The RNA shown here (transfer RNA) has 72 nucleotides and comes from a Pseudomonadota bacterium.
Its mean pLDDT, the model's own confidence on a scale to 100, is 84.
Its Rfam family is "tRNA".
Taxonomically the source falls in Pseudomonadota (Bacteria, Pseudomonadati).
The sequence was found in a public genome assembly.

């Protein structure tokens, strides 16, 4: 070089056109002498980037970037 998957919250991930979400972590109050556990409530997202297609794009199309397997 070519081929095929992947990139979404701090992490590990769903979500395959029509309000962006989960565990877990974090942060306050609660419980505890105290810690941890559990209760409760909260904070965090340019959706890798650039264009494009739609009335609407996290999702589709097109190029670049990165990462993982394969081929030469």
């Nucleotide at each position: 070089g070519g081929g095929c998957g992947g990139u979404u919250a701090g992490c590990u991930c769903a979500g395959c056109g029509g309000u962006a979400g989960a565990g877990c972590a974090c942060u306050g109050c609660u419980u505890u002498c105290a810690c941890a556990c559990g209760g409760c409530a909260g904070g965090g997202g340019u959706c890798g980037c650039a264009g494009g297609u739609u009335c609407a794009a996290g999702c589709c199309c097109u190029g670049c970037a990165c990462c993982g397997c394969c081929c030469a």